[in-house]
Context: one part of a larger RNA
Molecule: large-subunit ribosomal RNA, domain V
Organism: metagenome
């Protein structure tokens, strides 16, 4: 130097597990609810199975028989149309009695008595006899039919998890016969309602991790670097209309303010001189523009047009923006001309589906028509504003899966705001006296031990408080040494400076670091080294799964509240270290 053996775990960001936290997926599963949106079930009504009779009460026909005072009028005139005669011993006018209807005036019907007439055209009326026919409206009464409710009841459908008889030695089954129920009830079919009982799904994105807050489209102004444009959770403000004049043309005029004068009248009202480029006004923010108008006032108007556009700007697309000129027809103006809204830039929503108006378009064998196309118009806080659906909320710590160190928690880097320590400068304290000593307002630095920013290694794993063991460095020094000052008599201290060789405490309470308390001591430093050390040990705490308790949630759940309980794996290849042995 080399190669052993026994060992002992600092290291090899050690093996093991494509991280269970965190995010992210237009992922999955469980769960939940007054998320949508189905559905099972339960309900309601219709009709089928489903028939007979009474009674009440609608409707509808059909027949028969009553019904109907507006005013003038002998009076309870329905309408129309034919009409000069109609009924009458088959019993008329009138009386008596019953009922009926009623706008108390009468009408009509039954019954008896009675025994030959009654009534029409004629009068007044828009309409002329219920004198006769005929058809027909209101409005009611009866009968019939048909149909609907709703009670009542029969019994043959249908039911019977009643009782006997047979098959048949049988609590099923069928038949049978008797009881009970009974057109209910059950079933289909359609149909409203309820419906986490099930069951598919949704539950948005920026983002100095993620949640929570905020924000999403357009318009001004600055950030923007003297073309254009150009990001931040960078600084500021506005829209989501408004005007029928606030449009369009013609004509005329100029404002804000000040100063000085004037009845009420004041600081400010209205009137007059004077200065006055704009210190105003222009709906509405802001910018950029304007008085040789875009402001103001008046006087006529609707161009706040129909067809179209040469060319540009702008821009991934789609949207977007100017736009002369032609034709058509109109406003202004005497005219040359001007107007296709408004001084200019926000004031919005593609497409799908759908209604309205017009149309010389298509029309499934032809004619129509249904429906469609074209023109023009209307319905969206699709605002998450290029709008996935016509419809959409949560919880998971019971989770799981694909990735991410593109992204949080540890540690560590960088950074040092806080932070610790140091210096400068020296108002003031110290009776006097800045500087023994302390030191304001400020400044400059040094540290990397705080609590932060950043998000660079690391999520195919860099185990996370605290104690235990186990030593190691720093020095801003707690004790012990040595010094200067000193407001240092001594004894005790106070500040600075040298110094890092050694030393530097038991217990109690609490998972504690820390920190209070006893009681010690020469002193009970302060720091680093993945807040040193879990391939050394612990496992009290945080931080899966149970389980409570306040609290919060309709809930599923939850909570740097809280309370009880919760599996700590590795046999050492290399480097390093300890021991020994051989060459």
């Nucleotide at each position: 130097c080399c190669c052993g053996c026994a060992g002992c775990a600092a290291g090899a960001c050690g093996a093991a597990a494509a991280g269970a936290c965190c995010c992210c997926g237009u992922g999955g599963a469980g769960c939940u609810u007054u998320a949508c949106u189905a559905u099972a079930g339960c309900u309601u009504c219709g009709u089928a199975u489903u028939g007979g009779g009474u009674u009440u009460u609608g409707a509808u026909u059909a027949a028969a028989c009553a019904u109907g005072u507006g005013u003038a009028g002998g009076a309870u005139a329905g309408g129309u149309g034919g009409g000069a005669g109609a009924c009458a011993u088959u019993g008329a006018u009138a009386c008596a009695u019953a009922g009926a209807c009623g706008c108390u005036a009468g009408u009509c019907u039954a019954u008896g008595u009675g025994g030959a007439g009654u009534c029409g055209u004629c009068c007044u009326u828009g309409a002329a006899a219920u004198a006769c026919c005929a058809c027909c409206c209101c409005u009611g009464u009866u009968u019939a039919a048909u149909u609907g409710a709703a009670a009542u009841u029969c019994u043959a459908a249908c039911c019977u998890g009643c009782u006997c008889c047979c098959g048949u030695u049988a609590u099923c089954c069928g038949g049978g016969a008797g009881g009970g129920g009974g057109a209910c009830a059950g079933u289909g079919c359609g149909u409203g309602g309820c419906g986490g009982g099930u069951a598919g799904u949704u539950u948005g994105a920026c983002u100095g991790g993620g949640g929570c807050g905020g924000u999403c489209g357009c318009c001004u102004c600055c950030u923007a670097a003297a073309g254009a444009g150009u990001a931040a959770c960078g600084g500021a403000g506005g829209c989501g209309u408004u005007c029928a004049a606030a449009g369009g043309u013609c004509c005329a005029c100029u404002c804000a303010a000040u100063a000085c004068g004037g009845u009420c009248a004041g600081a400010a009202a209205c009137c007059g001189u004077a200065u006055g480029c704009a210190g105003a006004g222009c709906g509405u923010a802001a910018a950029g523009g304007u008085a040789a108008a875009a402001g103001u006032g008046g006087g006529c108007u609707u161009g706040a047009c129909u067809g179209u556009g040469a060319g540009a700007c702008g821009u991934a697309c789609a949207u977007g923006u100017c736009g002369a000129g032609c034709a058509g027809g109109u406003g202004c103006g005497a005219a040359a001309g001007c107007a296709g809204g408004a001084c200019u830039u926000a004031g919005u929503g593609a497409u799908c589906c759908g209604g309205c108006g017009g149309u010389u378009c298509c029309g499934a064998g032809u004619g129509g028509a249904a429906g469609g196309g074209c023109c023009g118009u209307c319905g969206c806080u699709c605002a998450a504003c290029g709008g996935a659906u016509a419809a959409a909320a949560g919880c998971u710590a019971c989770c799981c899966c694909g990735g991410g160190g593109a992204u949080a928690a540890c540690a560590g880097g960088c950074u040092a705001a806080u932070c610790a320590c140091u210096c400068c400068c020296a108002a003031g304290a110290g009776a006097u006296c800045a500087c023994a000593u302390c030191g304001a307002c400020g400044g400059a630095g040094u540290g990397g031990u705080u609590u932060g920013g950043c998000a660079c290694c690391u999520c195919g794993a860099u185990g996370u408080c605290g104690g235990c063991u186990c030593a190691u460095c720093g020095c801003a020094u707690c004790c012990u040494g040595g010094a200067g000052c000193u407001g240092g008599a001594g004894u005790c201290g106070g500040u600075u400076c040298c110094a890092a060789g050694g030393g530097u405490a038991u217990g109690g309470c609490u998972g504690u670091u820390c920190g209070c308390c006893a009681u010690u001591u020469a002193a009970a430093g302060c720091g680093g080294a993945a807040c040193g050390u879990g391939a050394g040990c612990u496992g009290g705490g945080u931080u899966c799964a149970g389980a409570a308790c306040g609290u919060c949630g309709u809930g599923a759940g939850a909570c740097a509240g809280u309370u009880c309980g919760g599996u700590c794996c590795c046999u050492a290849u290399c480097u390093g270290c300890u021991g020994u042995g051989g060459g």